[in-house]
RNA sequence: CUGUGACAAUAGCAAACUGCCGGUAACGGCGGGACGCAAAGCCUCUGGUCCUUAUUGUAUGCCGUAAGGGAUAGCAGGGUUACCGCA
Numbered sequence: 001c002u003g004u005g006a007c008a009a010u011a012g013c014a015a016a017c018u019g020c021c022g023g024u025a026a027c028g029g030c031g032g033g034a035c036g037c038a039a040a041g042c043c044u045c046u047g048g049u050c051c052u053u054a055u056u057g058u059a060u061g062c063c064g065u066a067a068g069g070g071a072u073a074g075c076a077g078g079g080u081u082a083c084c085g086c087a
Base pairs, nucleotide, nucleotide: 002087003086004085005084012037013036017032018031019030020029021028022027035074041080042079043078045077046076047075048072049071050070051069052067053066054065055064057062
């Protein structure tokens, strides 16, 4: 440097739920809490999903379309940086 995560060690993150706070919402921040994670570190570039607004249709339940509007990196791909073991 490349590949890899069977064994081991040192650390790390933290789902659901929950208290407070922010947001119309998706969801986010801090604390509690651990389902899991070898990049569950970071980046919305691509696809997906979700929300909002506008709008065609409508059986009024929703469906489709548009957004140089938004959310999700713990949906996947991609980019980028990094600890330890092994080859």

A computed fold for an 87-nucleotide RNA from an Alphaproteobacteria bacterium, annotated as c-di-GMP-I riboswitch aptamer.
Taxonomically the source falls in Alphaproteobacteria (Bacteria, Pseudomonadati, Pseudomonadota).
It was read from a public genome assembly, where an Rfam model found it.
Its mean pLDDT, the model's own confidence on a scale to 100, is 84.